[in-house]
């Protein structure tokens, strides 16, 4: 240099054009003599970045950045 996959909450991952969600974790409460477990609730998202298409973009298109793989 060529080529493929990926980037979404603190962590791991869903979400193929119309409300951004699940598990774990964190915080508050309940239960308990107490802790764990269990139950209820809450916080936390410029959806890597910049533009384009569209009434509407995490989703489609293009550039760039980053991570992993293949070939050389």
């Nucleotide at each position: 240099c060529g080529u493929g996959a990926g980037g979404u909450a603190g962590a791991g991952c869903a979400g193929u054009g119309g409300u951004u969600g699940c598990u774990c974790g964190u915080c508050g409460g309940g239960c308990u003599c107490a802790u764990a477990a269990c139950c209820c609730g809450a916080a936390g998202g410029u959806u890597g970045u910049a533009a384009g298409u569209u009434c509407a973009a995490a989703u489609c298109u293009u550039g760039c950045c980053c991570u992993c793989g293949c070939a050389a």
Molecule: transfer RNA
Organism: Candidatus Vidania fulgoroideorum